[in-house]
Context: one part of a larger RNA
Formats: sequence, C1' cells, structure tokens
RNA sequence: UGACGGGGGCCCGCACAAGCGGUGGAGCAUGUGGUUUAAUUCGACGCAACGCGAAGAACCUUACCUGGGUUUGACAUCCCCUGACAGCCCUAGAAAUAGGGUCUUUCCUUCGGGAACAGGGUGACAGGUGCUGCAUGGCUGUCGUCAGCUCGUGUCGUGAGAUGUUGGGUUAAGUCCCGCAACGAGCGCAACCCUUGCCUUCUGUUGCCAUCGGCUAGGCCGGGCACUCUGAAGGUACUGCCCCGGUGAACGGGGAGGAAGGUGGGGAUGACGUCAAGUCCUCAUGGCCUUUAUAUCCAGGGCUACACACGUGCUACAAUGGGCGGUACAAAGGGCCGCGAACCCGCAAGGGUGAGCCAAUCCCAAAAGCCGUUCCCAGUUCGGAUUGGAGUCUGCAACUCGACUCCAUGAAGUUGGAAUCGCUAGUAAUCGUGGAUCAGCAUGCCACGGUGAAUACGUUCCCGGGCCUUGUACA
Repeated sequence: UGACGGGGGCCCGCACAAGCGGUGGAGCAUGUGGUUUAAUUCGACGCAACGCGAAGAACCUUACCUGGGUUUGACAUCCCCUGACAGCCCUAGAAAUAGGGUCUUUCCUUCGGGAACAGGGUGACAGGUGCUGCAUGGCUGUCGUCAGCUCGUGUCGUGAGAUGUUGGGUUAAGUCCCGCAACGAGCGCAACCCUUGCCUUCUGUUGCCAUCGGCUAGGCCGGGCACUCUGAAGGUACUGCCCCGGUGAACGGGGAGGAAGGUGGGGAUGACGUCAAGUCCUCAUGGCCUUUAUAUCCAGGGCUACACACGUGCUACAAUGGGCGGUACAAAGGGCCGCGAACCCGCAAGGGUGAGCCAAUCCCAAAAGCCGUUCCCAGUUCGGAUUGGAGUCUGCAACUCGACUCCAUGAAGUUGGAAUCGCUAGUAAUCGUGGAUCAGCAUGCCACGGUGAAUACGUUCCCGGGCCUUGUACA
C1' cells in the first nucleotide's frame, strides 16, 4: 500500500421487511447429470453451466457409429496431355460409383494460340469441427451503469509511498458547494444519440360526414386537408418563478403554472481492472499431431436410448370457473418459389377454384371482455396425459423420429415438506398477436399491444456493493 475480520461508523440496491404471483408435489415439454449403447458427436459446471452455443437434428445439417468406396483428393494455385462440359437412356449397385450407348462440339482470335470448364498424369501441395482458450488475436460473460480508476507539476517522507481523491455538507453520481500544501488534468458520471409523452409548421391516393352534394348506405362516389394519423423539421423543463429551511453556498421540503417537475418514462452507452472466467467447433493464428488417413464421398443408424437425479418451462387441480350461442375493441410485423379474400366441398385438420396485393391501398387477422344460457362442488360437463382407430399437410422419404384433425379412451392431479425465485406502475399478474430460424416442425427466443393490481413502517437482521477508520503472525 492492499486484502481480510462472526471490528466500528456512514450510505446504497426488490438485499431484507410490507405485498402480489410463482418454483419445490402432479402430467407433459425441454436442457443437464448418470446409466445404457456400435454410436448415443463436441463444448458450457456456484452466482456468471443446465429452453446455454442450437434464430428449427426425419435425409441434409453432422462433427459420432456401422458398412461400401476414393487417394493430388470434396476445395485452391502452378506444370504437361486430351477434349467442350453438361444432359438423357441401359446394365450392376443401398447409394457413392463403374461400364456401355445416345446427343453433341462454348467464347475470343493477329489462326500461332488464349479464356472458361471437364477428364487423365507428375509432384510441389491441398485437407483436418484433430490437441493445446494455461502459447494467442478478436469477441463475450461477470463484479456493475457500481462510482470509481489514474496522471502532470508541486510539497512531505531515507524509502515503499503519501498528498491531491481526506474533512464539513449534499447528490443517483469523485454530483456540486465550502474548507484544506496543494494546483490542474485525463478515463469514467452527467449531457450530446434513439424512442415515448405535449404543441407548432410542412406533407396529403390513410383519416373525416367535421362542412356540402349524390347514391347501391359501404368514406362507396364527387369534394375537402379541419381533425385522427403518417414522417420530417422545430419548440417545450432550466430548480426558470414564489415560500420555508440551509453558511447570503451546494442543496432539500412545499407551492404555482404546465401535457410533463426536479435525471419526466424507456433504451443504447459498460472506466482502470478481476476471475490463467468462456470460446482453437464462427473466424483468425503460434506450436504439436495426422497425410491410402485424424482427409474425403455415399447408404443406413445415432445425436430422439431410460431404473433414476437436478434445472428451466407449459398445462392443470376448477364456479373470479368449464361448455354453448351472440357481439365489440389493438399494436407491432410479414407477404411473389409469397400472403391468399369471397364462394363451394369436408364434423375438422384441410381440399377445389382463385379476386386482390411487390402492399398506409390487398391478405395473414385477435383473445381475455360484454350479453344470454347451461353445469351445482363431484375426481365432476374440472383436468387432459396415455392408448386404439380413421385421416390431413409438408417433403424423394414421416418405421426408428414431424406437426395437425376427428372418433373413442379418459391417467396423475383437490394448491404442493424443508427450501427457494421474480416483481415498486402501465410494473406484477393475466389475455391474445406478430417475427426470426424454417419445405414441415415452438410450451423456447425476440418483439407487440388489450385488461390491469397490492405494498414499502423502516434499515435491527440475511446477501451484494461504496467511503472513512481500526486490528492483523496474510501478500
């Protein structure tokens, strides 16, 4: 100087408390451990691994296993020879591939040849998701959006170092004020950026009967940009004003005006560093290893196994509910190898036909809610697992191993021990919608809106963190 303390003081944070809803019990989904297996590819392991890399494992993916093949190679450059290559048909085969047949004859040209592609050959070389993240770059997690981390000059100290950065206040903040052997400065904080909330201007193939006219009664048509809105530019909030407290300070409390008030809400933004944290399987890369194999092609299988254990979720256990009928209101997105209306067929998944739309124009397209009715507390008209049967769709192909529909079947489950998680407001809870990936496949992920609470006395205690101080046989 740090680190640590079941030392002290001060202060924060859904850290506790106060509340609301869960997890832990059940069934299922998914990840992991374990076990099994020819293989169940690999990585990730307290917080910070475990719906994680996987924003899509039937084939492919795929790295694993079994079997069948190839060896200048599936891919790149160079050299030599030959020829267009490809496609189609037949034979063998599981295919890769091999043999035969057919069709044929690219582009430029100074006619020497060149370019591209394919086949054959020689070697230089290719290849490796093989090892080492404890050789590395890059990227990322984490403490933590915590308020810290440092430097120059000066001063003090033999020196390590100190001072500044400590102290008194204050703040979300090393934020600001005052003081002070310090005076300044940098990286962080804040602001500048995006979005949302209010207003103005501009914009009118969306919106409006606001105003006028017409009708098929639909903003449908004429007409018009007032409003809503679209999306561009501005304005607005600064403790600016008043009162009180405070050191005539920073600042705090209250009030007015205002759409909004003291950082208005949300996001992006992550200092010096820590964990030899994670990643050699995104990529790049040193070293090592491999080179008829640890490379590469193909078929099939596996990654989907199942006594069990754990994590994360979904659905429930019902009446604030289930069923049936009627009826209303979003936002944000996506759409041409696409979204697909309306009509017809089917109980339905879906099928047929196909209007419109390269989309503020057409389509995908709401649910909880509200109104009515039924059920009457039961393992039930709750719950839907499991299983049998019949189908639909995607796809070369749903056996291993897809999703969905219908009929039948109707399991466990009556609120979950010890323990444990999230959340402070348009939040929790609850309801549906869209998107990426994607042929198909979502209870996951990312986003969107609808309905919409309760509670916070307080900081003694648990956890994490910041500052000062103290002890130390630790560095």